Overview:
This is a predicted structure of a 61-nucleotide RNA (Fluoride riboswitch aptamer (crcB RNA motif)) from Terripilifer ovatus. It was read from a public genome assembly, where an Rfam model found it. The source organism's lineage runs through Bacteria, Pseudomonadati, Pseudomonadota, Roseiarcaceae and Terripilifer. The coordinates come from a structure-prediction model, not an experiment, and the mean pLDDT is 77.

RNA sequence: CUGACUGGCGGUGAUGGAGCCCCCCGAAACCCGCCGCAAGGCUGAUGACUCCUGCUGCGAC
Numbered sequence: 001c002u003g004a005c006u007g008g009c010g011g012u013g014a015u016g017g018a019g020c021c022c023c024c025c026g027a028a029a030c031c032c033g034c035c036g037c038a039a040g041g042c043u044g045a046u047g048a049c050u051c052c053u054g055c056u057g058c059g060a061c
Stems, first nucleotide, its partner, number of pairs: 009026003013022001016052004021047001033042003
C1' cells in the first nucleotide's frame, strides 16, 4: 500500500416513542407506500418481534 473478516459512528427502511434484531448507504450517498396521463382514490402508527401513546369502530355504565 492492497484485499478479506470483525467491530464502532452517522443517515435510512411512507404517520409519534422505547428495547432488541436485520436490510441499504457513507452525504452529489441511502430513504421518501400503491393505482391513475391528470383530476382523484386506497392501505398501514413496526423492515421483524415485544410494548407505550395516538386514531377509529362496537358494547356497557